[in-house]
RNA sequence: GCCAAGAUAGCUCAGUGGCAGAGCAGUCGUUUCAUAAGCGACCGGUCGUCGGUUCGAAUCCGACUCUUGGCA
Repeated sequence: GCCAAGAUAGCUCAGUGGCAGAGCAGUCGUUUCAUAAGCGACCGGUCGUCGGUUCGAAUCCGACUCUUGGCA
């Protein structure tokens, strides 16, 4: 330099056009003599940035930034 994949909660990841979710972590409650485990609830988001398409975009299109892999 070229090609591909990826960027969503603190972490790991779902979500292929119509309410942004799960597990773990955190907080509170329940349970126990106590702790852990279990159970219930709560908290937590500029969906990388900018623009375009659309009645409507995390999702489709373009550019850019960053990460990973491959080729040279």